RNA sequence: GCUGACGUAGCUCAGUAGGUAGAGCAACGCCAUGGUAAGGCGUAGGUCGUGAGUUCAAAUCUCAUCGUUAGCU
Repeated sequence: GCUGACGUAGCUCAGUAGGUAGAGCAACGCCAUGGUAAGGCGUAGGUCGUGAGUUCAAAUCUCAUCGUUAGCU
């Protein structure tokens, strides 16, 4: 230098023939216990790496760019 994959909640990851974003764990509150753990119920947390384009509408399609990673040279 070229090519591919990945980037979504604090962590691990779902979600693609475009239609107002989810799970598990963690955090917080409540229940329960003499108390703790386990357990049950609930709450909060994300402008989907960044910037543009297409579209009535983009996590999803297109382009550029940044980062991680793999391969080639």